A computed fold for a 74-nucleotide RNA from a soil metagenome, annotated as transfer RNA.
Its Rfam family is "tRNA". Its family is annotated with triplet codon-amino acid adaptor activity in the Gene Ontology.
The prediction has a mean pLDDT of 81.

[in-house]
RNA sequence: GCGCCCGUAGCUCAGUGGAUCAGAGCACCCGGCUUCUAACCGGACGGCCGAAGGUUCGAAUCCUUCCGGGCGCG
Numbered sequence: 001g002c003g004c005c006c007g008u009a010g011c012u013c014a015g016u017g018g019a020u021c022a023g024a025g026c027a028c029c030c031g032g033c034u035u036c037u038a039a040c041c042g043g044a045c046g047g048c049c050g051a052a053g054g055u056u057c058g059a060a061u062c063c064u065u066c067c068g069g070g071c072g073c074g
Base pairs, nucleotide, nucleotide: 001073002072003071004070005069006068007067010026011025012024013023029043030042031041032040050066051065052064053063054062
């Protein structure tokens, strides 16, 4: 330099056939249970989806460029 893949909550990921309010588990916080803790149960909090632009009535999802990470080739 070229090709492919990945980037969504503090962490691990789902959602990529364009339209439900953007979700799950874990962690943290509150409550229940317990003598206390753990486990278990309930709840709350937390992201406008790597950045910018474009297409569209409508974009996490499609297109372009860039940024970061991984793998391969030269």